[in-house]
Notes
Two RNAs folded together computationally: RNase P RNA and transfer RNA, 461 nucleotides in total. It holds a member of the Rfam family "Bacterial RNase P class A". Its family is annotated with ribonuclease P activity, dimeric ribonuclease P complex and tRNA processing in the Gene Ontology.
RNA sequence: AAGGCAGGCCGGGUCAUCGCCGCGCGGGGAUUCCCGCGGGGAGGAAAGUCCGGGCUCCACAGGGCAGGACGCUGGGUAACGCCCAGGGGGAGCAAUCCCCGGAAAGCGCAACAGAAAGCAAACCGCCCCGCCCGCGCGGCGGGGUAAGGGUGAAACGGCGGGGCAAGAGCCCGCCAGUUGCCGCGGCGACGCGGCAAGCUAGGCAAGCCCCGUCCGGAGCAAGACCAAUUAGGGAAGCGUGUGAAGCCGGCCCGGCUGAGCUUCCGGGUAGGUCGCUGGAGGCCGCGGGCAAUCGCGGUCCUAGAGGAAUGAUGGCCAUCCCGCCCUUCCGGGAAAUUCUCCCGGCGCGGGAAACAGAACCCGGCUUACAGGCCUGCCUUUGCC
RNA sequence: GUCCUCGUAGCUCAGUCGGAUAGAGCGACUGCCUCCUAAGCAGUAGGCCGCAGGUUCGAUUCCUGCCGGGGACACCA
Numbered sequence: 001a002a003g004g005c006a007g008g009c010c011g012g013g014u015c016a017u018c019g020c021c022g023c024g025c026g027g028g029g030a031u032u033c034c035c036g037c038g039g040g041g042a043g044g045a046a047a048g049u050c051c052g053g054g055c056u057c058c059a060c061a062g063g064g065c066a067g068g069a070c071g072c073u074g075g076g077u078a079a080c081g082c083c084c085a086g087g088g089g090g091a092g093c094a095a096u097c098c099c100c101g102g103a104a105a106g107c108g109c110a111a112c113a114g115a116a117a118g119c120a121a122a123c124c125g126c127c128c129c130g131c132c133c134g135c136g137c138g139g140c141g142g143g144g145u146a147a148g149g150g151u152g153a154a155a156c157g158g159c160g161g162g163g164c165a166a167g168a169g170c171c172c173g174c175c176a177g178u179u180g181c182c183g184c185g186g187c188g189a190c191g192c193g194g195c196a197a198g199c200u201a202g203g204c205a206a207g208c209c210c211c212g213u214c215c216g217g218a219g220c221a222a223g224a225c226c227a228a229u230u231a232g233g234g235a236a237g238c239g240u241g242u243g244a245a246g247c248c249g250g251c252c253c254g255g256c257u258g259a260g261c262u263u264c265c266g267g268g269u270a271g272g273u274c275g276c277u278g279g280a281g282g283c284c285g286c287g288g289g290c291a292a293u294c295g296c297g298g299u300c301c302u303a304g305a306g307g308a309a310u311g312a313u314g315g316c317c318a319u320c321c322c323g324c325c326c327u328u329c330c331g332g333g334a335a336a337u338u339c340u341c342c343c344g345g346c347g348c349g350g351g352a353a354a355c356a357g358a359a360c361c362c363g364g365c366u367u368a369c370a371g372g373c374c375u376g377c378c379u380u381u382g383c384c
Numbered sequence: 385g386u387c388c389u390c391g392u393a394g395c396u397c398a399g400u401c402g403g404a405u406a407g408a409g410c411g412a413c414u415g416c417c418u419c420c421u422a423a424g425c426a427g428u429a430g431g432c433c434g435c436a437g438g439u440u441c442g443a444u445u446c447c448u449g450c451c452g453g454g455g456a457c458a459c460c461a
């Protein structure tokens, strides 16, 4: 210098004018309307609503089945499907990235091709035996054989030797893999070493399933209080101690409440207050820890809201892009100097700036994003 | 705000415990028939199964994440 990998951060600033929405104070008869002053007013994702929790109510929440989610190990946490560290496997030269229980419990699936696709299988080939003839590298029949060919995504260990009619873990040596036992290291997943066995067990569990762990449900339209209005009106069904219905996921049991409940038609209200925003919060320092993160100390904050405000214009500055001037100022290049030419800065003019929009609150994940900044690492090439 | 459901040809729909060429009706186009049109008959084209990634030998189908459409839900009596 080129290419790549990983992580973090910003996501315009300021001033003026005109507005928008809350809050506080003051004034005008004034909680409501108006005026003045002061102070505040979106995000890294506020989004998708995909997980987890807080909070509230239901019986403080019970048992079983069903259902759902997760899945190597250890740790972090309020909790998680998140994060950190490690283990094993795979991709890459590498930095780095991706995947993760069980297929030697059971059921199921595998099109087409192929002889055969799951307790494997004889199409060609190889070998043996019998028969036939026009006798050959022939034909027919029976049998053996998974070493070779061919098909396929996948054909039941690999190499070498022995053996055999031909072959084959049939036997042997080495290697790979599996299981069991022992020793060592590690909290553990697992690794290393040794011995033995059987000779090899295929794939799919994001098909059913098995094992382990977790999960009661609903959600701020939760829920509490106040005020106002209407017809506890009509129809159907179920039920009143032989127990409806409720306890907002499906069923059963158990428990509690105990006379109404459900659907349809019809009627009424679309008000106020609380919940409500300061919290598992951010930053800095010290300490523990490889880290995620935890403890202590200091410091900082201020939307709370109802179909919903947070905006617009102009100036200056900052970022990026384009054009002009490069005569003068600065820097660099071409040629031996001057002259000359080119590029960049400065200057002038013009333009661009994304994704998006709090609605009870947090922790994550995922997705969208103009432009820009920073850090660490890897590979290749050149120079010292 | 909370929750449910759907996306396959121009339109309306099939097809699904994965199997290779994805079908049907209407419509479009071409030809035949007719003096011409309609109807009728014959034929053709048209789909990356909403998009992307994954599991698998193989995905419209299974899993995950997005995109788009549709629907339901207040309280009182």
Base pairs, nucleotide, nucleotide: 001380002379003378004377005376006375007374008373009372010371012317013316014315015314016313017312018311020041021040023038024037025036026035027034028033043355047366048365050364051363052362053361054360055219056218057217058216062253063252064251065250067215068214069213070212071211072086073085074084075083076082087100088099089098090097091096101210102209106208107207108204109203123149124148125145126144127143128142129141130140131139132138133136157175158174159173160172161171162170176200178197179196180195181194182193183192184191185190223274224273225272226271233265234264235263236262237261238260245257246256247255267460268459269458281300282299283298284297285296286295287294288293319352320351321350322349323348324347329345330344331343332342333341334340385457386456387455388454389453390452391451394410395409396408397407403441412428413427414426415425416424434450435449436448437447438446